[in-house]
RNA sequence: AUGGUUGAUCCUGCCGGAGACCACUGCUAUCAGAGUUCGAUUAAGCCAUGCGAGGUAUUGCCGCAAGGCAAACCGCACUGCUCAGUAACACGUGGUUAGCCUACCCUCAAGUCUGGGAUAACUCCGGGAAACUGGAGAUAAUACCGGAUAGGCAAAAGAUACUGGAAGGUUCUUUUGCCCAAAGCUUCGGCGCUUGAGGAUGGGACUGCGUCGGAUUAGCUUGUUGUCGGGGUAAUUGCCCGACGAGGCGAUAAUCCGUACGGGUUGUGAGAGUAAUAGCCCGGAGAUGGAUUCUGAGACAUGAAUCCAGGUCCUACGGGACGCAGCAGGCGCGAAACCUUCGCAAUGCCUGAAAGGGUGACGAGGGAACUCUGAGUGACUUCGCAAUGCGGAGUCUUUUGCCGAGUGCAAAAAGCUCGGAGAAUAAGUGGUGGGCAAGACAGUUGCCAGCCGCCGCGGUAAUAACUGCGCCACGAGUGGUGGUCUCGAUUAUUGGGCUUAAAGUGUCCGUAGCCGGCCUUACAAGCAUCUGGUGAAAUCCGGCAGUAAACUGUCGGGCUGGCUAGAUGAACUGUAAGGCUAGGGACCGGGAGGGGCCGGGAGUACUCCUAGGGUAGGGGUUAAAUCCUUUAAUCCUAGGGGGACUACCAGUGGCGAAGGCGCCCGGCUAGAACGGGUCCGACGGUGAGGGACGAAAGCUGGGGGAGCGAUCCGGAUUAGAUACCCGGGUAGUCCCAGCUGUAAACGAUGCCCGCUUGGCGUGGUGAAACUUUCGGGGUUUUGCCGUGCCGUAGCGAAAGUGUUAAGCGGGCCGCCUGGGGAGUACGGCCGCAAGGCUGAAACUUAAGGGAAUUGGCGGGGGAGCACUACAAGGGGUGGAGGCUGCGGUUUAAUUGGAUUCAACGCCAGGAACCUCACCAGGGAAGACAGCAGAAUGAUGGUCAGCCCGAAGGGCUUACCUGACACGCUGAGAGGUGCUGCAUGGCCGUCGUCAGCUCGUGCCGUGAGGCGUCCUGUUAAGUCAGGAAACGAGCGAGACCCGCGCCUUUAGUUGCUACUUUCCUCUCCGGAGGGAAGGCACUCUAAAGGGACUGCUUCUGCUAAAGAAGAGGAAGGAGCGGGCUACGGCAGGUCUGUAUGGCCCGAAUUCCCUUGGGCUACACGCGGCCUACAAAGCUUGAGACAAUGGGAUGCAACACCGAAAGGUGAAGCAAAUCCCCUAAACUCAAGCCCAGUUCGGAUCGAGGGCUGCAACUCGCCCUCGUGAAGCUGGAAUCCCUAGUAAGCGAAGGUCAUCACCUUUCGCUGAAUGCGUCCCUGCUCCUUGCACACACCGCCCGUCAAGCCAUCUGAGUGGAUUCUUGGUGAGGCCUACUCGUAGUAGGUCGAACCAAGUUUCUGCAAGGAGGGC
Repeated sequence: AUGGUUGAUCCUGCCGGAGACCACUGCUAUCAGAGUUCGAUUAAGCCAUGCGAGGUAUUGCCGCAAGGCAAACCGCACUGCUCAGUAACACGUGGUUAGCCUACCCUCAAGUCUGGGAUAACUCCGGGAAACUGGAGAUAAUACCGGAUAGGCAAAAGAUACUGGAAGGUUCUUUUGCCCAAAGCUUCGGCGCUUGAGGAUGGGACUGCGUCGGAUUAGCUUGUUGUCGGGGUAAUUGCCCGACGAGGCGAUAAUCCGUACGGGUUGUGAGAGUAAUAGCCCGGAGAUGGAUUCUGAGACAUGAAUCCAGGUCCUACGGGACGCAGCAGGCGCGAAACCUUCGCAAUGCCUGAAAGGGUGACGAGGGAACUCUGAGUGACUUCGCAAUGCGGAGUCUUUUGCCGAGUGCAAAAAGCUCGGAGAAUAAGUGGUGGGCAAGACAGUUGCCAGCCGCCGCGGUAAUAACUGCGCCACGAGUGGUGGUCUCGAUUAUUGGGCUUAAAGUGUCCGUAGCCGGCCUUACAAGCAUCUGGUGAAAUCCGGCAGUAAACUGUCGGGCUGGCUAGAUGAACUGUAAGGCUAGGGACCGGGAGGGGCCGGGAGUACUCCUAGGGUAGGGGUUAAAUCCUUUAAUCCUAGGGGGACUACCAGUGGCGAAGGCGCCCGGCUAGAACGGGUCCGACGGUGAGGGACGAAAGCUGGGGGAGCGAUCCGGAUUAGAUACCCGGGUAGUCCCAGCUGUAAACGAUGCCCGCUUGGCGUGGUGAAACUUUCGGGGUUUUGCCGUGCCGUAGCGAAAGUGUUAAGCGGGCCGCCUGGGGAGUACGGCCGCAAGGCUGAAACUUAAGGGAAUUGGCGGGGGAGCACUACAAGGGGUGGAGGCUGCGGUUUAAUUGGAUUCAACGCCAGGAACCUCACCAGGGAAGACAGCAGAAUGAUGGUCAGCCCGAAGGGCUUACCUGACACGCUGAGAGGUGCUGCAUGGCCGUCGUCAGCUCGUGCCGUGAGGCGUCCUGUUAAGUCAGGAAACGAGCGAGACCCGCGCCUUUAGUUGCUACUUUCCUCUCCGGAGGGAAGGCACUCUAAAGGGACUGCUUCUGCUAAAGAAGAGGAAGGAGCGGGCUACGGCAGGUCUGUAUGGCCCGAAUUCCCUUGGGCUACACGCGGCCUACAAAGCUUGAGACAAUGGGAUGCAACACCGAAAGGUGAAGCAAAUCCCCUAAACUCAAGCCCAGUUCGGAUCGAGGGCUGCAACUCGCCCUCGUGAAGCUGGAAUCCCUAGUAAGCGAAGGUCAUCACCUUUCGCUGAAUGCGUCCCUGCUCCUUGCACACACCGCCCGUCAAGCCAUCUGAGUGGAUUCUUGGUGAGGCCUACUCGUAGUAGGUCGAACCAAGUUUCUGCAAGGAGGGC
């Protein structure tokens, strides 16, 4: 530097990845060099076999000799192996030895004289299975012994000198005691032997300092600590013993427990560190566990001895043997580690005078992907191709490998030199979603199989699984698992933190410790400088050499920043002495204060009692009830008792260390501030342990008890109500004495000191000035102390803090290190108990958390708005019958979609066939390519029969025709088959909303904010004013269309006022119709005008705007439409069309066709129609529209029919003709409140129309029949004016069918002019643990499974210590002549038994925890 908490952000914090190293391991593998690599990790477990320590020749013997046996001497205490034990003078480092030893070696000095007796091998005889062993006899020496001479040691006395820090040392003299030397051989060179002194080397002992974790180990110790005297040792010492005294160690961590050989060094790291220390070197320890001892210069030795224990082996059962943690090798253990090789040629060691001998030390080879280093697996030209590559052809080179010769070596091999053929003999592993380099490639799979360190992939289009291809990284290697360091400033000395993220002890006092004011002098411990010693080698760095590298050698440097000796310095720290007053303390003065303790007093309220008055209620609540009350309540008056408390004053005011403290008075007592500057003279700060205080609740004992009031009892509320509300009421609350010791004990902010801009309050106390009514007055300025608010710099993740710091520094203490498990378990301490203090782990998990941001949400707040909100009204739905859609059920099928608003007369979806997708049945159909077939006749057509609903569709038979062909494999056509969660397009809805953004700038670490906010206003983010904003865009508005007023233009198919004219009728008044003019009016359809808060008054800010009014056809958006933002809803549609992918593909999915179904029917829901009647119904007569449509069409008119309708037929592709008589309405008559002359369902009969077809299943007419229904529960829908409601008309669909829908006109109201209560929407603000956004999130029990833990009656194992017993062996004493025995004492391994400490296994049951 990076991935992971979030919608996004910043931070805290951990988890993961990337680097290096070590061990094991998967796949793969050509060679060479080098190395201090290779059974360390687990079993210091056990071992067959071979080897690993001998040599010499003084002596004796055997032997021809080689050689052997024995005595003797030297060596075997080295080398080699291992790391069990050990927390210790074991190790490291520096010293001491005045408390010691040292064979072989070196130097110097002096010697090597004289005697003696044995013994082994050997011979003979025995015992025994063996191992081994006994007796007799003989003999030698450098073996052993006696004597001599030197000498040594010890003690005492004396002397002088030396060394030294210090004599108990050395030297000299004298005396006494003790021990008391020697060895020869010879080649005549020499090699040995003895004594003394010195040296060298190697050791012993002591000592300063350093040396792991645990306090859930705090006390340990009786040979313990010391003294005296002995014993013992090479030597000091309780090392051991006797006596005496009672000491010694420990918070600077004793003791105990756990772990561990230590160091040089090694890995890692920039370093500080941290982890390791098997292998190489140094030191230690060990040799199956343990004890003891001999020899020796040296051992308590193990390739020596003895014994015990356990193990193994031999045995003749009597008895014996062994110890690979040496080299090979075997078993076992395990994830884990080689050949039973060669050689003493080199290096070293032992021995020897030497030659030489020996040496699994060592050297050398073999094995191992142990590490490091080096090299290679080819290069070039040309051609082809799908072109960074592959393939073909050719040329070149030969490291290496192969073959041959020489050299090399102890012998080989390797290596080196020369020659030969030949690109030949040589590439993998891991990855390819991000982190992290490399595929938006293909196939398979379909939350499956699997992947993944972490985040996360996989639910049919997987760049993430598996496979292929391509690509990336490294490369003879490359990945995985475990461990260590780094990353990690996540243990912070360098270098972190503690208001809110984990973290300040509740507060104070105070012990140890740590830190400490000014001046002077001295010392020199710290400190600094210089000069020595030491700090082994290897390791590390640099140069050089070996051809380069690794590696080795050599030279130099550095290194363990250490220890130590001496000299010098004196600023700082320290120490000692002296002084000072600025810190601190004492004292004095007048004041402030709910500071504390004790005593006394007062007050209102409350409650109880008594008496009087008084009467039916009181009380309580949203509303009630329980409750009290005629035994007189509540209420009023008076008196008395009782307990608790202390209103107003009262204040981000005061006091106190904190907890806390509030009526008044008194007593006792403590502290602080101010002022004075009298005294002391650094006396100070902090504070581990320790002590004291410590709200409420709780506990013990004794009082007290009015009110309040956990638990409890009732009444309500509620689905329930173990609550909230109400009525009662126990403990308690109060007092005394004691305990508990905790709180969100909070400023979530430890204590002390210093420094760093300010403003405004307030409490205490001083000073000064002014003023004064002189009062204890007032005002202003100012000092100190306290307590608040705002705020600069700074700090902070931000919120914030900011002289009362969370700023800048110093001192000391406490505490933190992901979340959970858990403040739990166990242990300890405290407590009467409740419980408190201290305080883990297993396991589990990728987060947990802080602050702030944008949204969403809230039974949070504020403002505004809406007939898909309410209110005020009008009319409905919900009840009935029917129509229609949906669900459900049924069915062969009842095709499918749509499901709150925003599905349900919706898919223009009014389905008889068709539609059609569904069901039953039948039939047809493969472009193109390949294979098989086919003139020995493919294919097609047809009569007849059978199958069949029907059909040359199939089969049989016959005829005709004459080139193709579905039998197979691919590939298609087609698909209303799947996926609307792969999509386009279109639509719905939020939204009849007023919002959504951008540029620049500014603010913020950032997400983001400001702008878009505030005030007023609007239908509106509409407009105005203000403001770190200024502008802009999409929406709103403007715009477009229709309607309403006017003007102009135009006049056919429209109009007909006016003029002329014709026809018919006439009651002569006139009426109707036609034609020619005409365009005035209506109308049609084009262009303009008109409305803008323009004018007046008022409100408002002189604004925007609003209220009222005038004028006007219309007034504040004139009315109604169209258009309808950024986006959300994975909204709807693959069944309108389009379209990715998948599927079917000769078929349950394609195409055609017959019939059926979508029309079913115990039921539920939505929409609508008709009604229930008199504002009505029936009959008759009469009046007034608009929009549209018309050629497979609309049809006048005439005729027939009671009607539906039929027959004939003019006109019209339309302002011309037709549909086309509108209905409600008006008038007249009847009905008279009834299941009716209301209502029309249902059913019967007859008729008509469309259409191949009307049974399932169409419409219409006539007659008959005449059901439910008498205004509709809870609930719910629509509507503010030409609207609701009522009435009809036309179009769409359409062969026929409209109660649907889209338009059209006719009649034509009621009630608001408000509000935010319900339902929602917009804006601001606030809280949030939500962001899939409250239909969110989330807690606990219960049920199922798994895991680890705690406890546990008990039961096994290991271990510590103590005691007792048995007791190998050692030491001492006594006796015996005795190294042999007996007796006694003492130490004592091992074993047995009992108790004890600690750890651990199993365990019924119990408990909580995690997933």

The prediction has a mean pLDDT of 80.
A computed fold for a 1411-nucleotide RNA, annotated as small-subunit ribosomal RNA.
It matches the Rfam family "Archaeal small subunit ribosomal RNA". Gene Ontology terms of the family: ribosome and structural constituent of ribosome.
The sequence is in RNAcentral, with records from Greengenes.